[in-house]
């Protein structure tokens, strides 16, 4: 890096460094020196995974859960792209996770 599968209109802080970006892209529109990106430390959310500890028994490898392992903590994934049944819709693109080359 390529394929498959699932999910997503909910949700989540503060403080250091640092100094002009960021919101994936295209256009728009936001955020931003009343400090951006990125790093650190702590916090916290829950979307997969695992759960070596524990409780439940319906005994299904079923449930609840500490604890870890990746993600995330402005706005719907901010909307935007093609369709037509005009929607909280389908696909398409990115996003995370798992699994697999």
């Nucleotide at each position: 890096c390529g394929c498959u599968u699932a999910u997503a209109a909910a949700g989540a802080a503060a403080g250091g460094u640092g100094g002009a970006g960021g919101g994936a892209a295209u256009g728009g529109c936001c955020c931003u020196u009343u400090g951006a990106a990125a790093c650190c430390u702590u916090g916290g959310c829950a979307a997969c995974c695992u759960g070596u500890a524990a409780a439940u028994u319906c005994u299904a490898c079923a449930u609840u859960c500490a604890a870890g392992g990746u993600g995330c903590c402005a706005a719907a994934a901010c909307c935007u792209a093609g369709c037509c049944c005009a929607g909280u819709g389908c696909u398409a693109u990115g996003a995370u996770a798992a699994g697999u080359g």

Predicted 3D model of a 101-nucleotide RNA (SAM riboswitch aptamer (S box leader)) from an uncultured Flavobacteriales bacterium. The sequence was found by an Rfam model in a public genome assembly. Its Rfam family is "SAM riboswitch aptamer (S box leader)". Rfam's curators write: The SAM riboswitch is found upstream of a number of genes which code for proteins involved in methionine or cysteine biosynthesis in Gram-positive bacteria. Its family is annotated with regulation of gene expression in the Gene Ontology.